[in-house]
Context: one part of a larger RNA
């Protein structure tokens, strides 16, 4: 100079406090550890692994284990020399890979092209090292740092600028200063959302004039509204008034749709963790080459004395059931989404209308409203678990799918010690859609809307971090 102190000052952050709802007992799921196993393929490891890589392991996936095969090889290029054939088809063996049969005979401008044997060069490695690496990622942290030039000061490592007084979310900004300036960060420029105005009107929308129906923007016609699409406006402490160095600022206020960074997102300085990742991908160096390469059936990766993490149903009357009624957003969709009719208690089946879709479809939104019932009980709670008979996808659901009926009806009566979100349209509570995806172990991620609280007095304490200051046997 730093880092650290159970050392001072000073100031943020759901950090604690104040509040609300959870984990932690229970059932089940999903990952993890262990142990088991032929394998139970690798990886990730405090925060920042553990519903993570996986946005879809039944075959494939697939890297793992038994077996069966193959050897210029599943795949890429070349060189030489030959072939008329190969591919597909179809039959036989086989668990298939594949093997024999048999069919079958490519294009050409005739220089070959394509294809197939044969040697050779080579190919392949999810095989090692993330402590050899690129590139990407997490973190601290959206925390306010993090540096340079030139002077100037110190033998010098360095200091000064960056320290002081105020402010601010901010090294933001004002003062002052042996400093002047700059540069990566901050902000702002981008996307969204909240208001408005013009501009256009289809598939979109109906106020007013008309037509029509049982019903419906269904039709004519409208552009006023809603709404899409553009293009503008608008917020800047601009105005006013207290504080204050009348200086940045900050307290109140008017006026706005909105006010002091209006909200949300995208954007992460020099850097630290020899963090993570050689299995997305690229690559140095070693390693295997009849095998650590490759093909292929079956299996495993779902195994269960037990342990942790992360979810989701509950435990019930703010509630379960039945009946009837209302109100969105976002998004998908031709191997698709599938309206209606019938058929089945139901998953589903038939049928096929319409739409590459602001037009058709998926699509009845669910909590709410209204009336019934239940009357505190292991119940009309709860819904594990096991029997039955079913549907669907698919070659195939025995290991090892979902999903539906019919019966069964565990534990669970609010969770010790401990510990986690969250400061507003946030917490909690309800459905709703997507990617992956034939299905699907989605309860997961990822967006979309309903409904919508409660608290912050204060920074003393815990936890992380910013500034200046001390101390220091530490670097």
């Nucleotide at each position: 100079u730093g880092a650290c102190g159970g050392g001072g000052g000073c100031c943020c952050g759901c950090a604690c406090a104040a509040g609300c709802g959870g984990c932690g007992g229970a059932g089940c799921a999903u990952g993890u550890u262990g142990c088991u196993u032929a394998a139970u393929u690798c990886g990730a490891g405090g925060c920042a692994a553990c519903g993570c890589g996986a946005a879809g392991a039944a075959c494939c996936u697939u890297a793992c284990c038994u077996g069966g095969g193959u050897u210029u090889g599943a795949c890429a290029u070349g060189u030489a020399g030959g072939g008329a054939a190969a591919a597909g088809c179809c039959a036989u063996a086989g668990a298939g890979a594949u093997a024999u049969g048999g069919u079958g005979u490519c294009c050409u401008u005739c220089g070959g092209g394509g294809u197939c044997c044969u040697a050779c060069a080579c190919a392949g490695g999810u095989g090692g090292u993330g402590c050899a690496u690129g590139g990407c990622u997490g973190u601290c942290g959206u925390c306010a740092g993090c540096u340079c030039g030139u002077g100037u000061c110190g033998u010098g490592a360095g200091a000064u600028g960056u320290u002081g007084g105020g402010u601010u979310a901010a090294g933001u900004c004002c003062c002052g200063c042996a400093a002047c300036g700059a540069g990566c960060g901050c902000a702002a420029c981008c996307c969204u959302u909240a208001u408005c105005g013009u501009a256009u009107g289809u598939u979109g929308c109906c106020a007013g004039c008309g037509c029509g129906u049982a019903a419906u923007g269904g039709c004519g016609g409208g552009g006023a509204c809603u709404c899409g699409u553009a293009c503008g406006a608008g917020a800047c402490u601009g105005c006013c008034g207290g504080g204050g160095u009348c200086a940045a600022c900050u307290c109140g206020g008017a006026g706005g749709a909105a006010g002091g960074u209006g909200g949300g997102g995208a954007c992460g300085a020099c850097g630290u963790c020899a963090a993570g990742u050689c299995a997305u991908c690229a690559u140095g160096c070693c390693c295997c080459u009849u095998a650590u390469a490759u093909c292929c059936a079956g299996g495993g990766c779902u195994g269960c004395a037990a342990a942790c993490a992360u979810g989701c149903u509950a435990c019930a009357a703010u509630g379960g059931c039945c009946a009837g009624u209302a109100c969105a957003a976002a998004g998908g969709g031709c191997u698709g989404c599938u309206a209606u009719a019938c058929c089945g208690c139901g998953a589903g089946g038939u049928u096929g209308a319409g739409c590459g879709a602001a037009u058709c479809c998926c699509a009845u939104a669910a909590a709410g409203c209204u009336g019934g019932u239940c009357u505190c009980a292991g119940u009309u709670c709860g819904g594990a678990u096991u029997g039955g008979a079913g549907u669907c996808u698919g070659c195939a659901a025995c290991u090892c799918g979902a999903c539906u009926c019919c019966a069964u009806g565990a534990a669970g009566c609010u969770g010790g010690a401990g510990u986690c979100g969250c400061u507003a349209g946030u917490a909690a509570u309800c459905c709703c859609g997507g990617a992956u995806c034939a299905g699907c172990a989605a309860c997961g991620c990822c967006g979309g809307g309903g409904u919508g609280a409660a608290u912050a007095c204060g920074u003393u304490c815990c936890c992380g971090g910013g500034c200046c200051u001390u101390g220091u046997a530490c670097a």
This is a predicted structure of a 475-nucleotide part of an RNA (small-subunit ribosomal RNA, 3' major domain) from a metagenome. Model confidence (mean pLDDT): 85 of 100. It matches the Rfam family "Bacterial small subunit ribosomal RNA".